Bacterial large signal recognition particle RNA from a Candidatus Poribacteria bacterium, 266 nucleotides, folded computationally.
The prediction has a mean pLDDT of 80.

RNA sequence: CCGUGCUAGGUGGGGAGGUAGCGGUGCCCUGUACCUGCAACCCGCUAUAGCAGGACGGAACUCCCUCCCCGAGGCGGCGUCUUGUGGGGUCCGGCCGCGAUAAGUGGUGUUGACCGUCGGGUCCCGCGCAACGUGAGGUCGCUGAACCCCGCCAGGUCCGGAAGGAAGCAACGGUAGGCGACGUAGCGUGUGCCGCGGGGGCGCCUGGCGCGAGCUAACUGUCGUGGUAACGCCCGGAAGGCGUCCGUCGAAGGGAGGGUGCACGG
Numbered sequence: 001c002c003g004u005g006c007u008a009g010g011u012g013g014g015g016a017g018g019u020a021g022c023g024g025u026g027c028c029c030u031g032u033a034c035c036u037g038c039a040a041c042c043c044g045c046u047a048u049a050g051c052a053g054g055a056c057g058g059a060a061c062u063c064c065c066u067c068c069c070c071g072a073g074g075c076g077g078c079g080u081c082u083u084g085u086g087g088g089g090u091c092c093g094g095c096c097g098c099g100a101u102a103a104g105u106g107g108u109g110u111u112g113a114c115c116g117u118c119g120g121g122u123c124c125c126g127c128g129c130a131a132c133g134u135g136a137g138g139u140c141g142c143u144g145a146a147c148c149c150c151g152c153c154a155g156g157u158c159c160g161g162a163a164g165g166a167a168g169c170a171a172c173g174g175u176a177g178g179c180g181a182c183g184u185a186g187c188g189u190g191u192g193c194c195g196c197g198g199g200g201g202c203g204c205c206u207g208g209c210g211c212g213a214g215c216u217a218a219c220u221g222u223c224g225u226g227g228u229a230a231c232g233c234c235c236g237g238a239a240g241g242c243g244u245c246c247g248u249c250g251a252a253g254g255g256a257g258g259g260u261g262c263a264c265g266g
Stems, first nucleotide, its partner, number of pairs: 001266006010056002012030004020046005034054005063259007073249005078243006085236004091232001093231001094228008103220003106216003115210008123199006129192002131189004138182006149174003157166003
């Protein structure tokens, strides 16, 4: 150096999660990398950290270690955006109220604003008048006492020899009482485009006179003040998206260096 037969190692790795920790089952990435059984209120183990059974290939392109490049993806952080959510009331924000102002719009004003002055009304008190209600008394009408009201009393009754006398029912006339109408005095009133007198004068309405151009504040604007928290804003927290960001783990790929046997035969 060649050949044959073996053995170690190999036949995937990684991330998150979970775990005291390790590996696996399940999820994700890588991408092709044997089979069977076990496993999430889980399975197997213990730093040599899946177990059990089988299969293939096998000491090097192939197995192991170190370093470099590139780097999927995961995780954590940070930033940013969106959507819920808790809170705040410091904001020339938004919205609402009030006040001021009078630049603009509108309204009003030379058919005279504002202001001044004189008067009237509205308001209150008293009186009157009227209206309405009640209404002693009065007047009128109706009714009207079976007797216990009046007058006159037919008939009838009684007394008397007679003349005559007496009591007296009905009718008639009246009266008390009752009913109704009118309505005086009086009383009352949630009454009055009414009258007279007085008071009051803040406001409002109105008339006269003087003056002669403003007045008003509805909307806009501006300023102040109070409130509100749907929204903007600020603070906190949650979920999701994004990031050329930071950290961490890191598959796959590329490169460099190193390491790893045994037996027999030629």